[in-house]
RNA sequence: GUCGGGGGCCGGAUGGCCGCUGGGCGAAAGCCUGGAGGAACUUCCGGGCACCAUAGGGCAGAGUGCCAGCUAACGGCUGGGCGCGGCAACGCGACGGAAAGUGCAACAGAGAAGAGACCGCCGAUGGGCCGCAAGGCCACAGGCAAGGGUGAAACGGCGGGGUAAGAGCCCACCGCUUGGCUGGCAACAGGCAAGGCAAGGCAAACCCCACUCGGUGCAAGGCGAACAGUGGACGGCUCGCAAGAGCACAGGAGCGGCCCGCUCCCAGCGCCACGGGUAGCCGCUAGAGGCCGCGAGCGAUCGCGGUCCCAGAAGGAUGGCCAUCGGUCUUUGGGAAACCAGGGACGCCACAGAACCCGGGGUAUAGGCCCCCGAUUUUG
Numbered sequence: 001g002u003c004g005g006g007g008g009c010c011g012g013a014u015g016g017c018c019g020c021u022g023g024g025c026g027a028a029a030g031c032c033u034g035g036a037g038g039a040a041c042u043u044c045c046g047g048g049c050a051c052c053a054u055a056g057g058g059c060a061g062a063g064u065g066c067c068a069g070c071u072a073a074c075g076g077c078u079g080g081g082c083g084c085g086g087c088a089a090c091g092c093g094a095c096g097g098a099a100a101g102u103g104c105a106a107c108a109g110a111g112a113a114g115a116g117a118c119c120g121c122c123g124a125u126g127g128g129c130c131g132c133a134a135g136g137c138c139a140c141a142g143g144c145a146a147g148g149g150u151g152a153a154a155c156g157g158c159g160g161g162g163u164a165a166g167a168g169c170c171c172a173c174c175g176c177u178u179g180g181c182u183g184g185c186a187a188c189a190g191g192c193a194a195g196g197c198a199a200g201g202c203a204a205a206c207c208c209c210a211c212u213c214g215g216u217g218c219a220a221g222g223c224g225a226a227c228a229g230u231g232g233a234c235g236g237c238u239c240g241c242a243a244g245a246g247c248a249c250a251g252g253a254g255c256g257g258c259c260c261g262c263u264c265c266c267a268g269c270g271c272c273a274c275g276g277g278u279a280g281c282c283g284c285u286a287g288a289g290g291c292c293g294c295g296a297g298c299g300a301u302c303g304c305g306g307u308c309c310c311a312g313a314a315g316g317a318u319g320g321c322c323a324u325c326g327g328u329c330u331u332u333g334g335g336a337a338a339c340c341a342g343g344g345a346c347g348c349c350a351c352a353g354a355a356c357c358c359g360g361g362g363u364a365u366a367g368g369c370c371c372c373c374g375a376u377u378u379u380g
Stems, first nucleotide, its partner, number of pairs: 001376010012325007020035006037351001041362002044360005049217004056260004061213005066080005081095001082093004096208002101206002103202002118148002120144003125141002127138004156174002159171003175197001176195004181190003221282003229274004235249001236247004251265004289308008326349001327346008
C1' cells in the first nucleotide's frame, strides 16, 4: 500500500425573526423553563402494571433444547465445548433421544436395514469329457460378495496374512462397544485395558424425554357527571282454593378451547328488539432511570459513592424563513499523492418520527471518524 475480519462513535451546529406545546409565576399583558430515536420502524419475544373467581385441579395446546453463568425475565446476552465453512482473523449452528413405537427415502440398482447377485471370481470336494498315466478341459452341482457397476447413501475403513476363490476368517492401525484412570464445576478432551464387533440416514417427520407457561390487555382499568327506559321469549318440583311463596334438577353467567370443582342468577346481575345519556378527568411519566467515578469479574454484568430530572400530545405539539459554519455532489487551478484555493448545486443534507413504560431480537441507514486483528506485496 492492497484485500479481508471484528468492534465503537457521530449522523448537523450557531445567531436572528415568527409560530406551536407541557410545566412554573402572574389579576392580566407577559416572563422563565422543557420539548422525538438508534432504531421511535416491525409487533417477533420477555416483562412491569391493570382487571377477571379462590387463578383452584386436569386435558389439549404452545415455547425452548450442549455446558456454565448474567438478567426482573426471555426464544436474549456472555464465556466455553463440539460440528461445519474459511489459508487465517473469524463466521454459522433448529446442538436432548433412532435400542419405546410409527413412518419416509422418487428413479436407478441384484439389493435400501437384517437386504442382496447384474458384470463377475473360484470350481479344492462331487459330476461330465479327453488321456496309459501325469495331467488338461467344461462350468453342472456347489462356494463368494473382496473387484466393477447403480445410487445422495450399499451392512465398518485401510494394509497384510490366509483361502480353491473369498469373507474380521486372523493380525496391526483407525472406527465402535464395555470397563475404569487423568484434567476440567460441566459439556467434553486425553491416554490405558479387554472385546472381532450387535446397534445405516432422516425427528427443521409424527413421536418420546426434560424444563417453562391461568387468561385478557392502556381500546387494560379507575373516578366523576349525565340520562330513560320500554317490550318480548323460555322448562321442572313442593306448599297453597287462588294470588303467591319457596327450592335449585335442567338451564344461564363468571376465563382463549374442553372437563371437573366453586360462586352467583333463575323470570332475571343472562338473551333478543327498540330507545335515551356520556366521550370529561385520572391512568400519562421519578423509572428493573440517565450520567460520572472507584472496585470485582475473561466477559455479559454486579456492588459502592456522587449527581441530574432530560416530551407527555389528543385528528394528535416538537415547525417555518434568513444568514454563517460544517457536510455531500460537481467543476476549475496547483500538487506525485495526501491535500489547498475558487465557482456552482443541495436547503434538517441517510434511515426515518413518540402515543402506558421498560429489556431484547429482526430490518433500514447518504456520509464521516476511531481502535484492534488476519493475509499479502514493497521499502528501510
Bacterial RNase P class A from an uncultured Fibrobacterota bacterium, 380 nucleotides, folded computationally. Its Rfam family is "Bacterial RNase P class A". The family's RNA type in Rfam is ribozyme. Rfam's curators write: Ribonuclease P (RNase P) is a ubiquitous endoribonuclease, found in archaea, bacteria and eukarya as well as chloroplasts and mitochondria.